[in-house]
Notes: This is a predicted structure of a 333-nucleotide part of an RNA (large-subunit ribosomal RNA, domain IV) from Novosphingobium sp. Its mean pLDDT, the model's own confidence on a scale to 100, is 82. The full RNA is in RNAcentral, with records from ENA.
Context: one part of a larger RNA
RNA sequence: CUAUGCUGAAGGAACUCGGCAAAUUGCCCCCGUAACUUCGGAAGAAGGAGGCCCUCAUCUUGUUACAGGUAGCUGAGGGGGCACAGCUGUGUGGGGAAGGACCGUUUACAAAACACAGGACUCAAGCAAGCCUGCUUCAAGACGACGUAUAGGGUCUGACGCCUGCCCGGUGCCGGAAGGUUAAGAGGAGGGGUGCAAGCUCUGAAUUGAAGCCCCGGUAAACGGCGGCCGUAACUAUAACGGUCCUAAGGUAGCGAAAUUCCUUGUCGGGUAAGUUCCGACCUGCACGAAUGGCGUAACGACUUCCCCACUGUCUCCAGCACGAUAUGCUCA
Numbered sequence: 001c002u003a004u005g006c007u008g009a010a011g012g013a014a015c016u017c018g019g020c021a022a023a024u025u026g027c028c029c030c031c032g033u034a035a036c037u038u039c040g041g042a043a044g045a046a047g048g049a050g051g052c053c054c055u056c057a058u059c060u061u062g063u064u065a066c067a068g069g070u071a072g073c074u075g076a077g078g079g080g081g082c083a084c085a086g087c088u089g090u091g092u093g094g095g096g097a098a099g100g101a102c103c104g105u106u107u108a109c110a111a112a113a114c115a116c117a118g119g120a121c122u123c124a125a126g127c128a129a130g131c132c133u134g135c136u137u138c139a140a141g142a143c144g145a146c147g148u149a150u151a152g153g154g155u156c157u158g159a160c161g162c163c164u165g166c167c168c169g170g171u172g173c174c175g176g177a178a179g180g181u182u183a184a185g186a187g188g189a190g191g192g193g194u195g196c197a198a199g200c201u202c203u204g205a206a207u208u209g210a211a212g213c214c215c216c217g218g219u220a221a222a223c224g225g226c227g228g229c230c231g232u233a234a235c236u237a238u239a240a241c242g243g244u245c246c247u248a249a250g251g252u253a254g255c256g257a258a259a260u261u262c263c264u265u266g267u268c269g270g271g272u273a274a275g276u277u278c279c280g281a282c283c284u285g286c287a288c289g290a291a292u293g294g295c296g297u298a299a300c301g302a303c304u305u306c307c308c309c310a311c312u313g314u315c316u317c318c319a320g321c322a323c324g325a326u327a328u329g330c331u332c333a
Base pairs, nucleotide, nucleotide: 002327003326004322005321006320007319008318010316011315014314019311027051028050030048031047036041038159052079053078054077055076056075057074059072060071080084093308094307095306096305097304100300104114105113118157119156120155121154122153123152130143132141160296161295162294163293165226166225167224170223171222172219173218174217175216176215179214180213181212185208186207190203191202192201193200194199227245228244229243230242231241254288255285266282267281268280269279270278
């Protein structure tokens, strides 16, 4: 010097990315306890008071009588100390917001990710669908399941509450005894080669011919999508209103500078002496938006963010101790 502990005047987060670390709180009993709420909670909310020892008395330990013991409650009086849960062990608390309902899981310590209960679509011609082994193709066998549509497979969403708008033009999927196109095959008019001929051989039109595609419908909790310009009200401004172009349809409810806002530290309000963060509004949404779910929400959390009380060597600003019996290293003697 470092590590590990202990103490500290005055101040009390001025430290710092950030109260990181430390300090405060802490047990039992009694009193008392808000908003909000899914009425269960929130809650140990918060915030207060008492606790040692001695003496006496009442009462309880199923009932009656007597005697004794154990454990305890209550009341009164007294005693000592700086301090009586005297050591150890042993919650800091409150408020606002984001995201996720929760308990759980993890890739290496933990999350807003995954999962979850709940919701929806879809598959199975009702004993399979799906899927594994195997195979050129079959056949045979395993799981699904010793289950049977409240079961099983796939996909999306993610408790609960209020809801979930418009578009089927594109892509996908589903349906469609017509029609068009369409392979091999069937068919064989006609033609070529050769031959005296019979024949052999090559080529080959019409016609026929499946799925698919075209075509016609349906389907968005399927993949996805959800406009522009111009004008208009008796101050100004704005535009309920009108015109026009385009589209399959032009973004509804709700929310909104948001985990989404570039310009941006937007503007206003709150909090501070002073606030790029935070909270409440506004809406000009570069580029929110409805199960790729939208908006709320009590409870929950080693999650993220802001504020406050209390508390403190985090800091102003460092100092001392662990010297008989704390640890390692280094320097000098």